RNA sequence: UGUCUUCAGGGCGGGGUGAGAUCCCCCACUGGCGGUAAAGGAGGAGGACCUCCUGAGUCCGCGACCCGCGAAAGCGGUCGACCCGGUGAGAUCCCGGGACCAACGGUAUAGUCCGGAUGGAAGAAGACG
Numbered sequence: 001u002g003u004c005u006u007c008a009g010g011g012c013g014g015g016g017u018g019a020g021a022u023c024c025c026c027c028a029c030u031g032g033c034g035g036u037a038a039a040g041g042a043g044g045a046g047g048a049c050c051u052c053c054u055g056a057g058u059c060c061g062c063g064a065c066c067c068g069c070g071a072a073a074g075c076g077g078u079c080g081a082c083c084c085g086g087u088g089a090g091a092u093c094c095c096g097g098g099a100c101c102a103a104c105g106g107u108a109u110a111g112u113c114c115g116g117a118u119g120g121a122a123g124a125a126g127a128c129g
Stems, first nucleotide, its partner, number of pairs: 001129007013027004028112002030102002032062004039054006057100002066077004082098005104115003
C1' cells in the first nucleotide's frame, strides 16, 4: 500500500400538573471515533528506565444526522456546548466546585420513547498478498 472478513452509541427511575405527557415542571440518567497527556493500573530491569492497558460530551480533527447537486457512484455545504478555584515549570485533559450541550420525522412540546435503521459510518481488530 491493495483485497477481504468481523465488529463499531448510551440513557426516564421517582414525584407534580393534566382527559391525555418516559415529550411540560422538579429531581434523575447518558456521553460515537482518532489526536493531545503531568493521572491511574499491570509487567519487565540491579538501576536510570522500558513496554502494555485505561484516561476530554464542551480543546483539535472526524463520523452520523441535516441541506444542495447528481440516474447512481459520489461531490459540495452546514453542523451543539465551560467556566471558576487548586496543584504545578507546564493542565480548557488531573483534583474540587458550579454550569452548559445533544440531528431529522412522529406524538401533549422528546438527548433518554417510536421511526428511517436488519441502514450507513468515523474507525478498531484480524486474515491474505
RNAcentral holds the sequence, with entries from MGnify. Predicted 3D model of a 129-nucleotide RNA (FMN riboswitch aptamer (RFN element)) from a mouse gut metagenome. Its Rfam family is "FMN riboswitch aptamer (RFN element)". Rfam 15.1 lists 6,230 matches to the family in 5,120 species. The model forms 100% of the base pairs in the Rfam consensus.